[in-house]
RNA sequence: GGGGGAAUAGCUCAACCUGGUAGAGCUAUGGUCUCCAAAGCCAUGAGUUGGGAGUUCAAAUCUCUCUUCCCUCG
Numbered sequence: 001g002g003g004g005g006a007a008u009a010g011c012u013c014a015a016c017c018u019g020g021u022a023g024a025g026c027u028a029u030g031g032u033c034u035c036c037a038a039a040g041c042c043a044u045g046a047g048u049u050g051g052g053a054g055u056u057c058a059a060a061u062c063u064c065u066c067u068u069c070c071c072u073c074g
Stems, first nucleotide, its partner, number of pairs: 001073007010026004020057001028044005050066005
């Protein structure tokens, strides 16, 4: 230098192909239980979807570009 992939909640990941209310598990917090704690049970929260621009009534999703990381070819 050529090709391909990833970036979404504190963490691990869905949702993208086929645009239409951003979700799950874990963690955390509060309660219950207990002499105390853990486990169990109940409840609750947390996101400018990596940055920018475009298309659209509407973008995590489509297009362009930039950044970081991974794989591969030479």
The RNA shown here (transfer RNA) has 74 nucleotides and comes from Jakoba libera. Its Rfam family is "tRNA". The family's RNA type in Rfam is transfer RNA. NCBI's taxonomy places the organism under Eukaryota, Jakobea, Jakobida, Histionina, Jakoba. Its mean pLDDT, the model's own confidence on a scale to 100, is 80. The RNAcentral record of the sequence draws on ENA.